[in-house]
Annotation:
A computed fold for a 535-nucleotide part of an RNA from a metagenome, annotated as small-subunit ribosomal RNA, 5' domain. Its mean pLDDT, the model's own confidence on a scale to 100, is 86. Rfam family: Bacterial small subunit ribosomal RNA. Gene Ontology terms of the family: ribosome and structural constituent of ribosome.

Context: one part of a larger RNA
RNA sequence: GAACGAACGCUGGCGGCGUGCCUAACACAUGCAAGUCGAGCGAGAAAGUAGCAAUACGAGUACAGCGGCGGACGGGUGAGUAACACGUAGGUAAUCUACCUUUCAGUGGGGAAUAACGUUUCGAAAGGAACGCUAAUACCGCAUAUUGAUACGGACCGUAGGGUUUUUAUCUAAAGGUGGCUCUCGUAAGAGGCUAUCGCUGAAAGACGAGCCUGCGUCCCAUUAGCUAGUUGGUAAGGUAACGGCUUACCAAGGCUACGAUGGGUAGCUGGUCUGAGAGGACGACCAGCCACACUGGAACUGACACACGGUCCAGACUCCUACGGGAGGCAGCAGUGGGGAAUAUUGCGCAAUGGAGGAAACUCUGACGCAGCGACGCCGCGUGGGUGAUGAAGGCCUUCGGGUUGUAAAGCCCUGUCGGCUGGGAAAAAGGUAGUUGCACUAAUACUGCAAUUGCUUGAUGGUACCAGCAAAGGAAGCACCGGCUAACCCUGUGCCAGCAGCCGCGGUAAUACAGGGGGUGCUAGCGUUGUUC
Repeated sequence: GAACGAACGCUGGCGGCGUGCCUAACACAUGCAAGUCGAGCGAGAAAGUAGCAAUACGAGUACAGCGGCGGACGGGUGAGUAACACGUAGGUAAUCUACCUUUCAGUGGGGAAUAACGUUUCGAAAGGAACGCUAAUACCGCAUAUUGAUACGGACCGUAGGGUUUUUAUCUAAAGGUGGCUCUCGUAAGAGGCUAUCGCUGAAAGACGAGCCUGCGUCCCAUUAGCUAGUUGGUAAGGUAACGGCUUACCAAGGCUACGAUGGGUAGCUGGUCUGAGAGGACGACCAGCCACACUGGAACUGACACACGGUCCAGACUCCUACGGGAGGCAGCAGUGGGGAAUAUUGCGCAAUGGAGGAAACUCUGACGCAGCGACGCCGCGUGGGUGAUGAAGGCCUUCGGGUUGUAAAGCCCUGUCGGCUGGGAAAAAGGUAGUUGCACUAAUACUGCAAUUGCUUGAUGGUACCAGCAAAGGAAGCACCGGCUAACCCUGUGCCAGCAGCCGCGGUAAUACAGGGGGUGCUAGCGUUGUUC
């Protein structure tokens, strides 16, 4: 000099964009943060209103349940980890991949339950138990079966469990929903049929995502020199989506290490950030990628994916409820509280936009996100007025008493109107959605449905904000540090090695440009200094 997630002191007008627990991965009151689907399924209230009542409406609405998809994303934190954790370059012929896209083929015919519900019952509660009833895209057989799987083979290519092809045997599927038409049956309800669409099943491929393996790189200590028994390798078996001591049995005795093993300390890694002419050094807040963790430790279940932050079980510590028998909880989500600390914000608004989950859709949910609030915490911009004005006014300070300086500074006069204030107007961010009309496609069809165009209606938290116009008015808006040298800036008074200053050198013991005050000056400026840290 530059920088900062800063803090402290003095001061403080406005706006934009950012940014804000670095400490106790300490403990947490309260609210919210993951639901959705009635176009999978069965069941199904009440309040209230009308009525004398029956009953009707409320309403096949709400709540609850079975079922599906999602809860493995998004959000937080950095404890652990010196490791294939991360970075980079590869491998996977050793693998998996829900939803999505493309292609091919199919979706036949049956069965048995169970929750909800009802009755009884246990418990203070949390929560159960018994019996009975019922449905499904829930569950289970049967049929059908390829380019699928498994097994024994054959041929060709290939280093390899790979690719192409082929014979035989065995094995594995499925689910329906909604809209429309009425050619058939039927008095009707409806059933069949046709059609559109959303699903379902098998197979192949893609995409996306993930697992595993390898080369190289990745802090300090040798005042850490030896470490290792599933250890190193083999055979066999098990296990996994998959290779493998991953696990087990047996066999062999190996494996690592001065090119630093092992041990100890410290630490999430990276893109990057800061500094520096660079080389380098230090760091890893915000944003982005990866990893790890979710009160502490352990475990599996479900599932395409978890060994799962707002799931389950066990143990522990802590907190809470209890009728003492037993139960409940996990903010390192967003706010917020206590505590710790030099120190770090609102228990705000909205799903309007972007994105996500579910849904055919309307839509619902979304503390992701969009916004607003607080903090000069940072960066940037603007303002606190402009011109003129010499009796060089008064006052202050200094003085050699002549004067000098503050100083065009003020006053006065002439203007301007940024910001702030008041008044009025007032956005973009909106794409969509819905109802109709037209056209095209599908179709037997002028139904339905999809796509496109068009018309009407409609969707904004921010926000009456940005912005624009007008009004009045110089009015409401300047401080902080320094002035001995380094280092830009000097005099007076007080003090008298005292009180004090100080980054270094050093000042102060009676004329102190170094302390304190005043005048004056210098520097920066809504900031200025100090402290801390890095280069």